Small-subunit ribosomal RNA, central domain from Acetivibrio alkalicellulosi, 350 nucleotides, folded computationally. The coordinates come from a structure-prediction model, not an experiment, and the mean pLDDT is 87. Rfam family: Bacterial small subunit ribosomal RNA. Rfam links the family to the GO terms ribosome and structural constituent of ribosome. The sequence was found in a public genome assembly.
Context: one part of a larger RNA
RNA sequence: CUGGGUGUAAAGGGCGUGUAGGCGGGGAUGCAAGUCAGAUGUGAAAUUCCGGGGCUCAACCCCGGAGGUGCAUCUGAAACUGUGUCUCUUGAGUGCUGGAGAGGAAAGCGGAAUUCCUAGUGUAGCGGUGAAAUGCGUAGAUAUUAGGAGGAACACCAGUGGCGAAGGCGGCUUUCUGGACAGUAACUGACGCUGAGGCGCGAAAGCGUGGGGAGCAAACAGGAUUAGAUACCCUGGUAGUCCACGCCGUAAACGAUGGAUACUAGGUGUAGGAGGUAUCGACCCCUCCUGUGCCGGAGUUAACACAAUAAGUAUCCCACCUGGGGAGUACGGCCGCAAGGUUGAAACUC
Numbered sequence: 001c002u003g004g005g006u007g008u009a010a011a012g013g014g015c016g017u018g019u020a021g022g023c024g025g026g027g028a029u030g031c032a033a034g035u036c037a038g039a040u041g042u043g044a045a046a047u048u049c050c051g052g053g054g055c056u057c058a059a060c061c062c063c064g065g066a067g068g069u070g071c072a073u074c075u076g077a078a079a080c081u082g083u084g085u086c087u088c089u090u091g092a093g094u095g096c097u098g099g100a101g102a103g104g105a106a107a108g109c110g111g112a113a114u115u116c117c118u119a120g121u122g123u124a125g126c127g128g129u130g131a132a133a134u135g136c137g138u139a140g141a142u143a144u145u146a147g148g149a150g151g152a153a154c155a156c157c158a159g160u161g162g163c164g165a166a167g168g169c170g171g172c173u174u175u176c177u178g179g180a181c182a183g184u185a186a187c188u189g190a191c192g193c194u195g196a197g198g199c200g201c202g203a204a205a206g207c208g209u210g211g212g213g214a215g216c217a218a219a220c221a222g223g224a225u226u227a228g229a230u231a232c233c234c235u236g237g238u239a240g241u242c243c244a245c246g247c248c249g250u251a252a253a254c255g256a257u258g259g260a261u262a263c264u265a266g267g268u269g270u271a272g273g274a275g276g277u278a279u280c281g282a283c284c285c286c287u288c289c290u291g292u293g294c295c296g297g298a299g300u301u302a303a304c305a306c307a308a309u310a311a312g313u314a315u316c317c318c319a320c321c322u323g324g325g326g327a328g329u330a331c332g333g334c335c336g337c338a339a340g341g342u343u344g345a346a347a348c349u350c
Base pairs, nucleotide, nucleotide: 003322004321005320006319007304008303012318014201015200016199017198021194022193023192025088026087027086028085029084030083031082033081034080035077036076037075038074039073040072041071042070048066049065050064051063052062053061054060091191092188093187094186095184096183097182098181103177104176105175106174107173108172109171110154115149116148117147118146119145120144121143125136126135162169163168206247207246208245209244210243211242215241216240220236221235222234223233258317259316260315261314262313263312266295267294268293269292270291271290272289273288274287275286276285299306300305323350324349325348332343333342334341335340
């Protein structure tokens, strides 16, 4: 270099954007680098193969012939790849028309509930559990009524519903803003796909500075349980959870399934849009596109299962795997304030 693989056996990068690179639509025409054909030269001898010969055979030796991936030069072919020019519109993009959406950022607003404070009513319990106790309460609690403060989260709607690349996003209003979809076919004319590095985003926890702090709650304290109970249960409770800015860069970051394109029976829900039939009109019904589910055939699969949202049939590009343990460890590098992250062995052993 090569092989076989990656849903669950080892193995898809957490996700995007994009550089180099790899790969790339239809027609016409030129070139001839790749490619193909022919010729010439070279490809030393020995060796190898074929034929013949010499040692009594053989090994061994001698003669002749063949062969020689390759390289160079010349001539030619032009289908394919490449390259130049011209051109096309179906891939891709732009424009226009339209509706959908918890997509993102900021500001403002709202009601329910918990807690606390003040005041009223009211009296002996409340709370909690399997049962209790710690705890709260005659300095008037719990309950209830009225008023106030403050923080956090948004019941119903709500749906294998929607949006987003992923992480993720759910009260209402306004402003700014990204993307997708349907229809149209005016414009550009292959502008495409993938993407090593790079850059950006990235739940929770954690870290730094400054705020905030209602509820919840690691740590911690107490009460129980228990042989013990550094737990599960209970009463409290600090970081944290919230906000701003800056780090961290990891997750069962999962569909445990990389991206793109094309093709390959159906059935049935649902979300967004368009067209048709019908009709006074709205429904209903039929067709098409996009998304999201279920069932199922061929095919695939070790099986489970997947099955137009493929794990089917193919092509292109990237990432990754190569027995278990040692070990995602050590060492070194890079990154980080730290915690640590990333890259990532070997001895030894089975």